Two RNAs folded together computationally: RNase P RNA and transfer RNA, 422 nucleotides in total.
Rfam match: Bacterial RNase P class A.
[in-house]
RNA sequence: CGAGCCCGUUGGAUGGUCGCGGUCUUCGGACCGAGGAAAGUCCGGACUCCACAGGGCAGGGUGCUGGAUAACUUCCAGGCGGGGCGACCCGACGGAAAGUGCAGCAGAGAGCAGACCGCCGAUGGCCCGAACCGGGCACAGGCAAGGGUGAAACGGUGGGGUAAGAGCCCACCAGCAUCACGGGCAACCGUGAUGGCUCGGCAAACCCCACCCGGAGCAAGGCCAAGCAGGGACGCCGGCUGCCCGCCGAUCAAGUCCCGGGUAGGCCGCAUGAGCCAGUCGGUGACGGCUGGCCCAGAUGGAUGACCAUCCUCGACAGAAUCCGGCUUACAGACGGGCUCGCACG
RNA sequence: GCCGGGGUAGCUCAGACGGUAGAGCAGCUCACUCGUAAUGAGCAGGUCGUCGGUUCAAGUCCGAUCCCCGGCUCCA
Numbered sequence: 001c002g003a004g005c006c007c008g009u010u011g012g013a014u015g016g017u018c019g020c021g022g023u024c025u026u027c028g029g030a031c032c033g034a035g036g037a038a039a040g041u042c043c044g045g046a047c048u049c050c051a052c053a054g055g056g057c058a059g060g061g062u063g064c065u066g067g068a069u070a071a072c073u074u075c076c077a078g079g080c081g082g083g084g085c086g087a088c089c090c091g092a093c094g095g096a097a098a099g100u101g102c103a104g105c106a107g108a109g110a111g112c113a114g115a116c117c118g119c120c121g122a123u124g125g126c127c128c129g130a131a132c133c134g135g136g137c138a139c140a141g142g143c144a145a146g147g148g149u150g151a152a153a154c155g156g157u158g159g160g161g162u163a164a165g166a167g168c169c170c171a172c173c174a175g176c177a178u179c180a181c182g183g184g185c186a187a188c189c190g191u192g193a194u195g196g197c198u199c200g201g202c203a204a205a206c207c208c209c210a211c212c213c214g215g216a217g218c219a220a221g222g223c224c225a226a227g228c229a230g231g232g233a234c235g236c237c238g239g240c241u242g243c244c245c246g247c248c249g250a251u252c253a254a255g256u257c258c259c260g261g262g263u264a265g266g267c268c269g270c271a272u273g274a275g276c277c278a279g280u281c282g283g284u285g286a287c288g289g290c291u292g293g294c295c296c297a298g299a300u301g302g303a304u305g306a307c308c309a310u311c312c313u314c315g316a317c318a319g320a321a322u323c324c325g326g327c328u329u330a331c332a333g334a335c336g337g338g339c340u341c342g343c344a345c346g
Numbered sequence: 347g348c349c350g351g352g353g354u355a356g357c358u359c360a361g362a363c364g365g366u367a368g369a370g371c372a373g374c375u376c377a378c379u380c381g382u383a384a385u386g387a388g389c390a391g392g393u394c395g396u397c398g399g400u401u402c403a404a405g406u407c408c409g410a411u412c413c414c415c416g417g418c419u420c421c422a
Base pairs, nucleotide, nucleotide: 001342002341003340004339005338006337007336008335009334010333012311013310014309015308016307017306018305020033021032022031023030024029035317039328040327042326043325044324045323046322047217048216049215050214054245055244056243057242059213060212061211062210063209064078065077066076067075068074079093080091081090082089083088094208095207099206100205101202102201116147117146118143119142120141123140124139125137126136127135128134155173156172157171158170159169160168174198176195177194178193179192180191181190182189183188221268222267223266224265230259231258232257233256234255237249238248239247261421262420275294276293277292278291279290280289281288282287312315347418348417349416350415351414352413353412356371357370358369359368365402373389374388375387376386377385395411396410397409398408399407
């Protein structure tokens, strides 16, 4: 210099005038006012009500190991597998020798498989031959090395062996199972021995195993005010959805549904929180402890904007609605740190 | 804001159990008719909203994303 990988920060700046929402007010004003994703609503919690939430079945979710956390399908570290020369990246990554099932088309054969082409025809058969030897046919039959089909065809290479062949036998290699030793908390890794010679794929198919999960959601729910007109159906049950049990409430007026009527108001929930910043300590890290400082939107037709001046690199995606932790998706650019590969020079 | 359902031919919908997608109406051609309709025969028409993953194979299973539709206030 070129190409690339990982992590983090930022998301126009400053000043003035006016406007909008909120809090406080000595009524002069002062202070605060969108985001890293406020988004998708995909997970997990807090909170509220249903019985302070119980048992069983069903159902749903997660799935290497250890840890972090309020919790998680998240994060961290490690293991294993895959990709990349590398920095590094990706992985729904338990079980297929528990069982059931699936594999269209092609192909001879698709799961304790199979013979189309092919190879052989030792043995038996037939023929030549007087007969042995020998030769021929490819009839019985043998084989699965090679070809071919397929996503997938029941280990690979070499040698022996044979009529031709084949783990049929042997050596090495790969893989599996069992055992032992060593390392590691563990997943797992390494070494050695033995075994039969090979035992396929799909569980984001049913399923099995382990662990977890009650339901609804702030339009939850609580309080106040105003106003009106009740009627009908179901008919013993209602309290989380499906079933059973149990518990609580109700015992003839409650509940559910339908029609009709009234209101279109206020307050709480609702902004001090698993909060933010700085320092320090523990830990490889996620994270946690301690100390100090800070208060940082709170609307309910729903605020966060307009103009002027100066400057620059001329500004992307997009805007709170109960709150928080994640994931995912969208995003013009700018900046910082660490690292890899190639080339050149010293 | 919270919750739920859906997207397949021009239209309305099946298929959802992985094996290569159909039905009705509409369209085109032919027959029948003097002609039209009806009827009969035949034909064409599909990125299964989009992207990715699992699988030999995805409309179907899984994830992400886009679009459409519906429900949910309070008091008697």
Model confidence (mean pLDDT): 81 of 100.